[in-house]
Molecule: TPP riboswitch aptamer (THI element)
Organism: Verrucomicrobiales bacterium
RNA sequence: GCGUUCUGACAGGGGCGCGGCUCGCCGCUGAGAUCGCCAUCCGGCGAGACCCUUCGAACCUGAUGCAGGUCAUGCUGCCGCAGGGAGUCACCCAUGGAUGCUU
Numbered sequence: 001g002c003g004u005u006c007u008g009a010c011a012g013g014g015g016c017g018c019g020g021c022u023c024g025c026c027g028c029u030g031a032g033a034u035c036g037c038c039a040u041c042c043g044g045c046g047a048g049a050c051c052c053u054u055c056g057a058a059c060c061u062g063a064u065g066c067a068g069g070u071c072a073u074g075c076u077g078c079c080g081c082a083g084g085g086a087g088u089c090a091c092c093c094a095u096g097g098a099u100g101c102u103u
C1' cells in the first nucleotide's frame, strides 16, 4: 500500500487421529487428539475443552483415491465453483482490533 475479517443470547451440528520405545512416558499435526461408565473387538452412553452453524472446507461421503513427504498419520497439496452438512433473534460500521499478501 492492497485485501479479508470482527458482537451477544438461546438453540443446534461436529471430530477427538498418528507414531516411538524401556509400556509408562515421550514425540507429530491441529482450535481441539481429554476423562468416566457399559459392552467386549465391534461399538454404545455420558462428561470435557475446542471448533463450526447456510456469507456453511467445523465435520461426513467419494476414499482402502492421486502426488509429495514421514518412523507413521488429512502431515502437505490435489480431489473441491464434487455430493452432503447444523439457525433464529438482537446488536455493531471502524479514525479501532485481528489477520493475509506485497513494497
Base pairs, nucleotide, nucleotide: 001101002100003099004098005097006096007090008089009088010087011053012052013051014050016048017028018027019026020025021024034047035046036045037044038043059084060083061082065078066077067076068075